The RNA shown here (TPP riboswitch aptamer (THI element)) has 95 nucleotides and comes from Albimonas donghaensis.
The sequence was found by an Rfam model in a public genome assembly.
The coordinates come from a structure-prediction model, not an experiment, and the mean pLDDT is 79.
RNA sequence: GAAUUGCGACAGGGGCGCCCCCUUCACGGGGCUGAGACGCACCCUUGGAACCUGAUCCGGAUCAUACCGGCGGAGGGAGUCGCGACGAGGCCCCC
Numbered sequence: 001g002a003a004u005u006g007c008g009a010c011a012g013g014g015g016c017g018c019c020c021c022c023u024u025c026a027c028g029g030g031g032c033u034g035a036g037a038c039g040c041a042c043c044c045u046u047g048g049a050a051c052c053u054g055a056u057c058c059g060g061a062u063c064a065u066a067c068c069g070g071c072g073g074a075g076g077g078a079g080u081c082g083c084g085a086c087g088a089g090g091c092c093c094c095c
Stems, first nucleotide, its partner, number of pairs: 004085007011045004016039001017032005051076003057070004
């Protein structure tokens, strides 16, 4: 000390839909998908498909829904520091 790689701290970003029931509504109860559908949680942070936009979009399935696929590696999107592993290469010393 290039490349590769693990962990941590702090900081930041993000979403929360659909169906049924309780006369209505609820962040009440049940069911669906999902990491997560209000959790002292979960996911993501430029090597960025977390998430947003297009979108009141298109096709398929479903009781229904961003449920699945397309759109689509399209556009946008939030990071710094510390410790370690491995180690190309460079330098120094000794024989």